[in-house]
RNA sequence: UUGUUCUUAAUUCAACGGUUAGAAUGUUUCAUUGAUAAUGAAAUAAUAGUGGUUCGAUUCCACUAGGACAAA
Numbered sequence: 001u002u003g004u005u006c007u008u009a010a011u012u013c014a015a016c017g018g019u020u021a022g023a024a025u026g027u028u029u030c031a032u033u034g035a036u037a038a039u040g041a042a043a044u045a046a047u048a049g050u051g052g053u054u055c056g057a058u059u060c061c062a063c064u065a066g067g068a069c070a071a072a
Stems, first nucleotide, its partner, number of pairs: 001071007010025004018055001026044006048064005
């Protein structure tokens, strides 16, 4: 330099273009206990960024940023 690929809660991952973006772990609160742990209930919090296509975008397209791989 060229090509391929990835980026979604604090962490690990889901999500046929039409879902209220979901699960597990975590954190906080409550219940339970003599006290912790475990268990149960609730809360918490996310689509890397900017544009475009579309009636509708996490999903398709372009560019930007960051990471991985391959070739020269």